[in-house]
Formats: sequence, structure tokens, C1' cells
RNA sequence: GGGGUUAUAGUUCAGUUGGGAGAACGCCUGCAUGGCAUGCAGGAGGUCGUCAGUUCGAGUCUGAUUAGCUCCA
Repeated sequence: GGGGUUAUAGUUCAGUUGGGAGAACGCCUGCAUGGCAUGCAGGAGGUCGUCAGUUCGAGUCUGAUUAGCUCCA
């Protein structure tokens, strides 16, 4: 220098032919217990790496770019 791949909640990840942003763990509150652990119920938390494009509509499609991993030179 060129190719491939990954980037979504605090963490690990799902989101399969473009239309509801979600799960588990963690966090907060309440109830049960004398307390912890634990169980149950409820809640908060994400401009989907960044910028632009296509579209009525983009996490999803296109281009560029940043970072990690990897292959070739």
C1' cells in the first nucleotide's frame, strides 16, 4: 500500500430479505426476610463508530472516513 471482517445500553450480544431498537447480566425503586443473600414486580439507561448519499421511511442499502482483528505484498 491492497483485500476481508467487526463497531448497537455500563458489559456480552441479537436484530436473516428497509417500517416496533431489544435480550441476558449489571444499576435503581418497591415487596417478602431482623439483616445479607435470594425470589418477585416495576423503572432508568443507547444521536446503532463518524460524515454524506439513496428512499415516503435506513441499525439494515451505497460511498468516504476512524478504530480493532486478520490475510497478501